[in-house]
RNA sequence: CUCUUAUCGUGAGUUGGCAGAGGGAAUUGGCCCGAAGACGCCGCAGCAACCGACCAUCCGGCACGGUGCUACAUCCAACAGACAUUCGUCUGAGAGAUAAGAG
Numbered sequence: 001c002u003c004u005u006a007u008c009g010u011g012a013g014u015u016g017g018c019a020g021a022g023g024g025a026a027u028u029g030g031c032c033c034g035a036a037g038a039c040g041c042c043g044c045a046g047c048a049a050c051c052g053a054c055c056a057u058c059c060g061g062c063a064c065g066g067u068g069c070u071a072c073a074u075c076c077a078a079c080a081g082a083c084a085u086u087c088g089u090c091u092g093a094g095a096g097a098u099a100a101g102a103g
Stems, first nucleotide, its partner, number of pairs: 001103008013044001015043004022033003027078004045070003050066003054061002074095001079092005
C1' cells in the first nucleotide's frame, strides 16, 4: 500500500513543556476552532474491552500488555432512494477512521 471482517452509539483534558499559523482527512460549499496560542510533538491525567493475558464461565469482569481515543455525532452537505413540500427527516451507497487477519 491492497484485500477481508467488525464497529463508527456512549465516554474521556478550563493539564505541564516545546513550538508558532494555520486547523477540523482530501475537493467544493457551509459551519466552527485559532496569537487569551489552535493544529502538531513529548509528558502527565483520563476514556474505552478490538486483540492478548488473567478471573469467572450463561451473560460477563478486568486498563496488566498491544493498539486506539479525549471541541463541534465521521462537524454538515455532495451520489441514490423513500417521506414531506419548500426549511427538512430517514435509509443506503461512496469516501474516511479504528481494530483483527491475510497478501

SAM riboswitch aptamer (S box leader) from Exiguobacterium oxidotolerans, 103 nucleotides, folded computationally. Model confidence (mean pLDDT): 78 of 100. The sequence is in RNAcentral, with records from ENA, Rfam and Ribocentre.